[in-house]
RNA sequence: CGAGACAAAGCCAAACCUGUCGCAAGACAGGGACGGAAAGCCACGGGUCUGUGAAGUGUGAAGAUAGUCGGGUUGCCUUGG
Numbered sequence: 001c002g003a004g005a006c007a008a009a010g011c012c013a014a015a016c017c018u019g020u021c022g023c024a025a026g027a028c029a030g031g032g033a034c035g036g037a038a039a040g041c042c043a044c045g046g047g048u049c050u051g052u053g054a055a056g057u058g059u060g061a062a063g064a065u066a067g068u069c070g071g072g073u074u075g076c077c078u079u080g081g
Stems, first nucleotide, its partner, number of pairs: 001080004011036002016031006034067001040073003044070003047065004
């Protein structure tokens, strides 16, 4: 610098269930494993979703999603040069 399997030390943990928080998307904790080679971290760009206000609308204030894609950044294991 390159590659990642039906391997592997170690790691994460979808759906679903329970509890708490939140208007909500969803988050956190416990249980649980569908999967993951960045399923570590960052909402920068696209996508998707939610959406407060006295009320209605949504063209949206503000949010959610990194397990939607791209980008940035750090890094384990195996392996080739």
c-di-GMP-I-GGC riboswitch aptamer from a Desulfobulbaceae bacterium, 81 nucleotides, folded computationally. The prediction has a mean pLDDT of 76. RNAcentral holds the sequence, with entries from Ribocentre.